Record summary:
Predicted 3D model of a 79-nucleotide RNA (c-di-GMP-I riboswitch aptamer) from Tenericutes bacterium HGW-Tenericutes-1.
[in-house]
């Protein structure tokens, strides 16, 4: 130090639904709520993918999504 099926504490996030703002729209914020969730902690751009809007449409542009992948740091256990 990689790496983890399964266990134990301690402590965190918080989907969809409802309210109430902001946006054309995807979608966000905040309350409320727990479906989960070992990175559900950060990071939207010089990685993919997905929405959304618009063009002159096998593409381009825009705006979002990290709770689809990636990409970084990282707690207790075991070892």
């Nucleotide at each position: 130090a990689a790496a983890u099926a399964a266990u134990a504490a301690a402590a965190g996030c918080a989907a969809a639904a409802c309210u109430a703002g902001c946006g054309a729209a995807a979608g966000u914020u905040a309350g409320c709520g727990a479906c989960g969730c070992a990175a559900a902690g950060c990071u939207a751009u010089a990685g993919g993918g997905c929405c959304u809007u618009c063009c002159a449409a096998u593409g381009g542009a825009u705006g979002g999504u990290a709770g689809c992948c990636a990409g970084u740091u990282g707690c207790c256990a075991u070892g």
The sequence was found by an Rfam model in a public genome assembly.